[in-house]
RNA sequence: AAUCCCGGUGGGCAAACCCGGCAAAAGCCGGGGACGCAAAGCCACAGGUCUAAAGUUACCCAUUGAGGUAACCAUGACGGCUGGGUUGCAAGG
Numbered sequence: 001a002a003u004c005c006c007g008g009u010g011g012g013c014a015a016a017c018c019c020g021g022c023a024a025a026a027g028c029c030g031g032g033g034a035c036g037c038a039a040a041g042c043c044a045c046a047g048g049u050c051u052a053a054a055g056u057u058a059c060c061c062a063u064u065g066a067g068g069u070a071a072c073c074a075u076g077a078c079g080g081c082u083g084g085g086u087u088g089c090a091a092g093g
Stems, first nucleotide, its partner, number of pairs: 005093002012037002017032006035080001041086003045083003048078003055072006061065001
């Protein structure tokens, strides 16, 4: 001097819940709010999870329809589920 780890000063983020908005939904955005977080910064690459509008298939019917019900399905989501990638952090150790 570099790298990695510990650390957490200053500072950062913000679960549940409430309000407003967006969305078919999952969920997201803004405001309030703090359960927590040392990457709870960033990236849906792998696994996982959530949703199922459109679509497909099956079924239903005084209504044959721009109809109803069910199953499947991500092209929609979740990074505060795990792995991976990437960037960053005072003193001190």

A computed fold for a 93-nucleotide RNA from Desulfofundulus kuznetsovii, annotated as c-di-GMP-I riboswitch aptamer. Its mean pLDDT, the model's own confidence on a scale to 100, is 88. The RNAcentral record of the sequence draws on Ribocentre.